[in-house]
RNA sequence: UCAAGCUAAUGGCAAAGCUGUCGAAAGACAGUGACGCAAAACUAUAGGGCCUUCCUACUCGGAUGGCAGCCAGUUACCAGG
Numbered sequence: 001u002c003a004a005g006c007u008a009a010u011g012g013c014a015a016a017g018c019u020g021u022c023g024a025a026a027g028a029c030a031g032u033g034a035c036g037c038a039a040a041a042c043u044a045u046a047g048g049g050c051c052u053u054c055c056u057a058c059u060c061g062g063a064u065g066g067c068a069g070c071c072a073g074u075u076a077c078c079a080g081g
Stems, first nucleotide, its partner, number of pairs: 005078001006080002012037002017032006035069001041074003047071002049067003053063003
């Protein structure tokens, strides 16, 4: 430096639910709470996929808004093996 995550260590994040706020909705933010996570860090203008609302020629296609804890792109901690 690269790969890996078997055994560790320092730690980190926070699902669902509940409460409040925003939103037409998907969903987001804050608090609480931990299902889990070796990238559950960042990215929606690398790309794919999915969800909402509307239009439409309603089998096609288009537009608005969202999801990365769906795949993924980028970056990163760590003792021994």

Predicted 3D model of an 81-nucleotide RNA (c-di-GMP-I riboswitch aptamer) from Paenibacillus polymyxa.
The coordinates come from a structure-prediction model, not an experiment, and the mean pLDDT is 84.
RNAcentral holds the sequence, with entries from ENA.
Of the family's consensus pairs, 95% are formed in the model.
The organism belongs to Paenibacillus, within Bacteria.